[in-house]
């Protein structure tokens, strides 16, 4: 240098086949049960998808660029 691959709430991860308006555990909050922790149940806060365009009524998905970080190959 080339080519492959990951990037999504505070941690991991799904949602890509087939656009159609973002979801799951565990963590966090707040209320019941307890004399209190655990625990269990109710309910809720938190992401606009690494970044910038672009196509489309509509993009996490598609198209280009471009940044991290991993792989293989010179």
């Nucleotide at each position: 240098a080339u080519g492959g691959g990951u990037g999504u709430g505070g941690c991991g991860c799904a949602g890509u086949u087939u656009g159609g308006u973002a979801g799951c555990g565990c963590g966090c909050u707040u209320g019941a049960a307890u004399g209190g922790g655990g625990u269990u149940c109710a309910a809720g806060a938190g992401g606009u998808c690494g970044g910038g365009g672009g196509u489309u009524c509509a993009a996490g998905u598609c198209c280009c660029u471009u940044c991290a970080c991993c792989c293989a190959u010179a």
Molecule: transfer RNA
Organism: Clostridia bacterium